[in-house]
Formats: sequence, structure tokens, C1' cells
RNA sequence: CCGUGCUAGACGGGGAGGUAGCGGUGCCCUGUACCCGCAAUCCGCUAUAGCGGGGUCGAAUUCCCGUCCGAGGCUGGGCCUUGUGGGGACCGGGCCCGGCCAGUGGUGCUGACGGCCGGGUCUUGCGCAACAGGAUCCCACGAACCCCGUCAGGUCCGGAAGGAAGCAGCGGUAAGUGGGCCCGCCUGUGUGCCGCAAGGGCGCCUGGCCCGAGCCGACUACCGGGAUUCCGCCUGGAAGGCCCCGGUCGACGACGGGUGCACGG
Repeated sequence: CCGUGCUAGACGGGGAGGUAGCGGUGCCCUGUACCCGCAAUCCGCUAUAGCGGGGUCGAAUUCCCGUCCGAGGCUGGGCCUUGUGGGGACCGGGCCCGGCCAGUGGUGCUGACGGCCGGGUCUUGCGCAACAGGAUCCCACGAACCCCGUCAGGUCCGGAAGGAAGCAGCGGUAAGUGGGCCCGCCUGUGUGCCGCAAGGGCGCCUGGCCCGAGCCGACUACCGGGAUUCCGCCUGGAAGGCCCCGGUCGACGACGGGUGCACGG
């Protein structure tokens, strides 16, 4: 060095979870890597950490070690978005009040601001007018009987003369009804370009005189104060993000290195 037969070993590995811990079953990643049985109110083990049975390969493309790469998982922090709990009263938006009068605007020489004199608006009393109501006055109507007069007929009393009550009708009248007068009287008023007298005067309206250029403060700016929490802000925890930084485990893969026994030639 070659051949034959073996042995160690391999025939998948990893993450999270779970567990005192390890492995497995279930989930996920990797990607093709024998078979059967067992197993989540688990199953099997114990630091040599699945167990039991069977099969194949077998000292290297396949086993072992190291380095690199790195799917993916777990985790810490940051950032962004969304929703949620709490907070605060200023640095901001929004709201309120005050100041100022710089800007805009309005107003003003057809006279602002200021000063002076007066009137109105307001109150009281009286009056006038208007309107409404009432009573008076005038006219007409107005009572089956219980109003008046006259009372036909009829009735009653009486010997008679005569007397009496009295319906209808006619005439008149009461309360009342209707109309007129609407002059005078009484009362009242959501009435009046009304009148007289007195009072009152803050505001508003208005007239006159003096003066002669500002006045108002609506909006903006600025300054000060305040209320509230709708937003911004601060803060807690949550969800989401092919976002960023770190920690940890790490499959697949690449590279380097290592690996036994017997017999024969």
C1' cells in the first nucleotide's frame, strides 16, 4: 500500500415552551436524514441523562474537534404609530379678563375730546281731548188674571128706584226693551307729535355757546393675570412595526485538522 472481517460511531440537528434537570411526544426553524411500540389531568431516564425490539452503513462525501458564515427563536434598550390610565397649570394652541395704542379699522375741520347752559326721556298732582260704560232726557213698544180708567154682553143684591163686582175690547201706564239725543252729569283707561305746575336728575337722546385735533378700542401685535384639560406636554403600562443598537442559543453550509482492532498478501 492492497484485500477480508470487525469495533467506536452514524443513520438528522436546532429554538422556544415544559422540567429539579435531560431527552422525547405537540409548536416553530432548517431541509430529506432506517423501521416498530410508548407519551401532556404526559412518557422514559439521572450527570455516560429517551426507553425497549429489529435493520443498514461503517474508519470517511457520511464519525469527532476547531474557525467562519448564518435561517430562525428568546431577551434588554431605543425610535415611530395606535389606543388607554394618571398628572400639571406654564413653555405652546384654543378660551376668559385687564393693560397699551404700535399696525389695521371706524369716526372727526359738514368740528373730535374737554368745558358751560338748556330741553326730552322719568315721577307726582291738576286739566283738556279721545274712547268705553252708566244714569238722566225725548220717542216708540210694553201686563190672559194677581196694574189703572172706561167697561158692550153676561153676573150679583133689591119689590122697585137703584146699587155693586167685573171678563173681552178700547185707552193709559210700571219694570223692561228698542231707538234717538249725543248737549250737560258720573265712572274708567294698554288712549294723546295734548296743556299747566312741581320734583328728579345715573344713563341715553337732543339744541345752543366756547375751544380747536383728536377720539373709539373692534381685530392683529405686545405685556400681565386667570380658568379648563380638547390637543400639544410629562409620566405608567399595553398592542403593532420587513425600523435601529446590544445579549444569548443556534440549524443548513464552507474551510482546516483528527480517528481504532485482527488476519492474509
Model confidence (mean pLDDT): 76 of 100. This is a predicted structure of a 265-nucleotide RNA (Bacterial large signal recognition particle RNA) from Limnochorda pilosa. The sequence is in RNAcentral, with records from Rfam. Of the family's consensus pairs, 93% are formed in the model. Taxonomically the source falls in Limnochorda (Bacteria, Bacillota, Limnochordia, Limnochordales).